[in-house]
Molecule: small-subunit ribosomal RNA
Organism: uncultured bacterium
RNA sequence: AACAAACGCUGGCGGCGUGCCUAAUACAUGCAAGUCGAACGAGAACGUCCCUUCGGGGGCUAUUAAAGUGGCGCACGGGUGAGGAACACGUGGAUAAUCUGCCCUAGAGUGGGGAAUAACCAAGGGAAACUUUGGCUAAUACCGCAUAAGACCACGAGCACUGCGGUGCUUGAGGUAAAAGAUUUAUCGCUCUAGGAUGAGUCCGCGUCCGAUUAGCUUGAUGGUGAGGUAAAGGCUCACCAUGGCGACGAUCGGUAGCUGGUCUGAGAGGAUGAUCAGCCACACUGGAACUGAGACACGGUCCAGACUCCUACGGGAGGCAGCAGUAGGGAAUAUUGCGCAAUGGAGGAAACUCUGACGCAGCAACGCCGCGUGAGUGACGAAGGCCUUCGGGUCGUAAAGCUCUGUCGUGAGGGAAGAUAAUGACGGUACCUCACAAGAAAGCACCGGCUAACUUCGUGCCAGCAGCCGCGGUAAGACGAGGGGUGCUAGCGUUGUUCGGAAUCAUUGGGCGUAAAGCGCAUGCAGGUGGCUUGAUAAGUCAGAUGUGAAAGCCCUGGGCUUAACCCAGGAAGAGCAUUUGAAACUGUUAAGCUUGAGUACGUGAGAGGGUCGUAGAAUUCCAGGUGUAGUGGUGAAAUACGUAGAUAUCUGGAGGAACAUCAGCGGCGAAGGCGGCGGCCUGGCACGAUACUGACACUCAGAUGCGAAAGCGUGGGGAGCAAACAGGAUUAGAUACCCUGGUAGUCCACGCCGUAAACGAUGGACACUUGGUGUUGGAGGUAUUGACCCCUUCAGUGCCGGAGCUAACGCGUUAAGUGUCCCGCCUGGGGAGUACGGUCGCAAGAUUAAAACUCAAAGAAAUUGACGGGGGCCCGCACAAGCGGUGGAGCACGUGGUUCAAUUCGAUGCAACGCGAAAAACCUUACCUGGGUUUGAAUUGCUAGUGGCGAUAUUAGAGAUAGUAUCUUCCUUCGGGACGCUAGUGAAGGUGCUGCAUGGCUGUCGUCAGCUCGUGUCGUGAGAUGUUGGGUUAAGUCCCGCAACGAGCGCAACCCUUACCAUUAGUUGCCAGCAUUAAGUUGGGCACUCUAGUGGGACUGCCGACGUUAAGUCGGAGGAAGGUGGGGAUGACGUCAAGUCCUCAUGGCCCUUAUGCCCAGGGCUACACACAUGCUACAAUGGCCGGUACAGAGGGUCGCAAUGCCGCAAGGUGGAGCUAAUCCCAAAAAACCGGUCUAAGUUCGGAUUGGAGUCUGCAACUCGACUCCAUGAAGGUGGAAUCGCUAGUAAUCGCAGAUCAGCACGCUGCGGUGAAUACGUUCCCGGGCCUUGUACACACCGCCCGUCACACCAUGAAGGUUGGUUUUACCAGAAGUCGCUGUGGAAACUUUUAGAUCUAGGCGCCCAAGGUAAGGCUGAUGAUUGGGGUG
Repeated sequence: AACAAACGCUGGCGGCGUGCCUAAUACAUGCAAGUCGAACGAGAACGUCCCUUCGGGGGCUAUUAAAGUGGCGCACGGGUGAGGAACACGUGGAUAAUCUGCCCUAGAGUGGGGAAUAACCAAGGGAAACUUUGGCUAAUACCGCAUAAGACCACGAGCACUGCGGUGCUUGAGGUAAAAGAUUUAUCGCUCUAGGAUGAGUCCGCGUCCGAUUAGCUUGAUGGUGAGGUAAAGGCUCACCAUGGCGACGAUCGGUAGCUGGUCUGAGAGGAUGAUCAGCCACACUGGAACUGAGACACGGUCCAGACUCCUACGGGAGGCAGCAGUAGGGAAUAUUGCGCAAUGGAGGAAACUCUGACGCAGCAACGCCGCGUGAGUGACGAAGGCCUUCGGGUCGUAAAGCUCUGUCGUGAGGGAAGAUAAUGACGGUACCUCACAAGAAAGCACCGGCUAACUUCGUGCCAGCAGCCGCGGUAAGACGAGGGGUGCUAGCGUUGUUCGGAAUCAUUGGGCGUAAAGCGCAUGCAGGUGGCUUGAUAAGUCAGAUGUGAAAGCCCUGGGCUUAACCCAGGAAGAGCAUUUGAAACUGUUAAGCUUGAGUACGUGAGAGGGUCGUAGAAUUCCAGGUGUAGUGGUGAAAUACGUAGAUAUCUGGAGGAACAUCAGCGGCGAAGGCGGCGGCCUGGCACGAUACUGACACUCAGAUGCGAAAGCGUGGGGAGCAAACAGGAUUAGAUACCCUGGUAGUCCACGCCGUAAACGAUGGACACUUGGUGUUGGAGGUAUUGACCCCUUCAGUGCCGGAGCUAACGCGUUAAGUGUCCCGCCUGGGGAGUACGGUCGCAAGAUUAAAACUCAAAGAAAUUGACGGGGGCCCGCACAAGCGGUGGAGCACGUGGUUCAAUUCGAUGCAACGCGAAAAACCUUACCUGGGUUUGAAUUGCUAGUGGCGAUAUUAGAGAUAGUAUCUUCCUUCGGGACGCUAGUGAAGGUGCUGCAUGGCUGUCGUCAGCUCGUGUCGUGAGAUGUUGGGUUAAGUCCCGCAACGAGCGCAACCCUUACCAUUAGUUGCCAGCAUUAAGUUGGGCACUCUAGUGGGACUGCCGACGUUAAGUCGGAGGAAGGUGGGGAUGACGUCAAGUCCUCAUGGCCCUUAUGCCCAGGGCUACACACAUGCUACAAUGGCCGGUACAGAGGGUCGCAAUGCCGCAAGGUGGAGCUAAUCCCAAAAAACCGGUCUAAGUUCGGAUUGGAGUCUGCAACUCGACUCCAUGAAGGUGGAAUCGCUAGUAAUCGCAGAUCAGCACGCUGCGGUGAAUACGUUCCCGGGCCUUGUACACACCGCCCGUCACACCAUGAAGGUUGGUUUUACCAGAAGUCGCUGUGGAAACUUUUAGAUCUAGGCGCCCAAGGUAAGGCUGAUGAUUGGGGUG
């Protein structure tokens, strides 16, 4: 795009078309083929008129009806598509091999006779259908005779043509066969002959579906002779003879199918299709058969058989809608038992006319195409209402309403055709016209994620559902459902089905085969296809012209008719093909004659693991014999099995046997491929080169065919040293039917015969030609040079590498093409199923070869890119390992977590990167949890309305308190209106530590302070992308240098910032004190040199020297310097990753609660405790504990505070209150250290848990549940398994001090200083990371992907044995009806030469033959239980 469509929703009108695609299933009922009296005989009735003896008769009806004889028609028209793969159809021919009623033209005739028969009458049989016998009668029915222009038959003569078979014409003499009448007197008929027209038969060329898993078929088969038969050629049939005929250019067989003009689609070529209309064919319940006829083997005829249905008196009969309607059934599905012969056409008739379900019309159906309408103008408060909303508004929307119009359609009324040349109109009072009425009765369907035009809200929550493909839906769905809005089409719109297109996705036009599917393993070669140069001929192909055909309709063009269109009419054009004919002769073919360049032969030379066979040499392994010799050997990562004191291994001598041939040896050689390797002989194939001669296209390719064909395997017979499937043992391992080891059989070897496959690979078929180069190597020839070998140059043939153009998706190929062309062959067409099943062929077997389908998926695949990964590689770094020091893991306690428990033990954090984390302080509060008591505009903020005057303070009552009540005191400003503030009531708002960190912002962790992450322009690539950023060095660093199709730039690194280490300078109080004075004391005077404080500066930059390095970057060493190579420390965290963490800091979308999930209060809980883990503290002691004494810090904090001296207490602490808003006073004692003493190796004078008693402090309150002090008690623990953590210098370790939080509570955290080490060879390994490279089937990225069995469910399918269908074949039996043949002594009117004959015929027999039967096969289906693999989950 289309449809003979169907279904869903919807539906106003008209025109024109179309309408059982399925059951060629079965059919009730009616109709669909009759007509002619001008061929013939016979001939009613109803009715009416007349007569009547009332019994009846006559006329008209009546040239009647009904029936019969006869003629014509019934073979047309109409239906259907079952069968048929065929001369059925299409196209073009042939018929010299034919027929043709009715029709037309022409010619010749139409004379004279005869015998019957139906109807009818009579008598029977039968239920009926029907039928028998006897009798009468007519014809255009039937039969002789006459005539014969012409016809036909056989014979003779001549002419012409020819396809050589015959045919036509003329002529001679023979033989045969005709006729019908009717009538209105006009004619119509009849017979013969010739011609025409029409129609039909037959034959031929070409075209016409699929299957080779159908390869051979055929006996009337192929041909001949003769005969029969037919309208007609012919094995069409028969007799005889011969042995042919068809087939790979697809016979035979199987499946499917009516064919065509056309129709649909497509740019075309094609593909699909064959409804309606038209041509042809076939069929008429199924099968068979003939009759009649011009024509049939006959839809509404006959006979027979069968199935089915109906009638029956059971004896017997009847029937055939695939005609028009209609019914049942089937089905997704297809109409009225209508009107009319008015038109067109047909049959009969002289005609009038009759018949006609052909046809013309109407009815039903949106089934299709076409046309029209459902209103038009105006109308903004942009109405109401709906929906959305950022709450402002937007949108439906000029849409509606309202106002003004119109009248298609509709309804009513009136008129009223054409179709009809004279009559006749079913349609039909229809089309059409006029008038009136009134916007009235007239819009839906699908879609809105992308493809694909059209977007939002709500509901739902991987549910319900959608879906053509991709895919949507798991709480913010533009994808489901609904609403609003929109888009598309519109009396339709969607869905489903089918066909073509897109699909260059079977490729003729117009594809491919190195790696995506695809080159046979290789060769030889028949058929086939293709084929060098020159000349002549020919004209098959080819090209050009002409003629015929190419039906009509259709398509196209022009014009016309319906108001237009659809539709219809007229004319024109076009048309592939086929046939005939006339030309051309370049090319192809054919033919003739040549040629030498393709191909081949001869001659010479040469290289070679080319093949076959016979022989032969040496090394080595093993075995045997002997000698020497002694304890191991062998083997492995390490071992063991194994061998060995019965003498191994080792070594020497001799022997046996088999197999293979080191070095040479080389991307060297040879061969078609497989493949071929010691040496020699014999036989033999191919190749290269050189120069000449010869043949003269002899060539290339190759379906089928034939041969060769690694290894393994098979058969028979040998052989067997080594090696070695299977097997055994030992190891390894979780296991180890493996890898490793010790043994070891087939086999490997030979001969003969099979097999016929390999990643048989260059994953690249063969041949020929052409197209820039460079460089190796092998063989030959030539040249130059040389004494010669080399070397160099040229050329031919092979074999490699690198590369240009070109090609390629890219990789790559690139004169050895995957380039450019020609020819031939093979092969491919999504993945799986499957190279499988079945069938065939081959094989001894193993198996090979040929080779599907059902079903299933939306991919499978190629090349390249970026990442990620690797028990890949290279380089490098890090307390990563190593080297060290100290810990954790064992104990007790603290603290956090899990788990458990509980009314609650609130919540979050969960590998590193949760677990002394949020929490820098849970007794109440905090607090979010639980129990109980209260409250509802609320505890807090705020707007409005109304009312009110209090607010606040004190005391007191009830209560656990919140709360409720009582008493007393009692506001401020004012312009007097009121306002501020508060309370009460109402309203809008509140509130939520409720959910979602996977809706979010912000903040944070982590990789990681790792050195990376990117961009612009340019360049390269079809592209993804690459380059830059890689490379050589160097660095802590993508730090820097050099190089480079890159040049630059950004975020990171570094630096800038803070602190610390040195110096200078400025300033000296609360700091300092060298010198002066003074004091108990820097206490004071004085001073600011020093320390210190805190401002400003300086200083360090590989700057200098040397070496190394590329003259670089830089590295190493040195000097100087307080400091040396980023001096130490801090802050600073690129692009990103982890849906990392946080809705309980805060903010925030959505959802949820609203007398509660909000708010207030008391008490409890977060502090529980069989257990497990993380992080710490204290220890286990003598480098120590205890006692006494003596020193030295830094950084902080302090007025709701720090608190000194003094006094009291053993102590915690108390009392008291100088000083200090701090370089001034206080906290404040620093501790380890040092000096002295004691303890003496022990569960202790170690260790301090636990518990008892007594207290202190804070606080409203220490019971659950604080810290501290004193006395007493004195647990575990004696240095910690596997494992694991931190640290590289002022670091680890060790020692104390301060601060935040805080009423109180620190073993935690954050800071501060004191004392103060050891070790680093080095980068193999573990972990993490960076760069380059490589492989990849990964991309959720190795925690990836993914294979097979087993278990379960479902689906399709194979096999075996049975069972049961369909179809077909062969053999035999059977044999209806019927044609034909024979017979016909039964029968018979026509003729005759008449006791009879001719002729015809019933009956009988025979050939053929349908149905049917028996037996045996072939092919193809179905099927329960069984079984095999396959697919999906």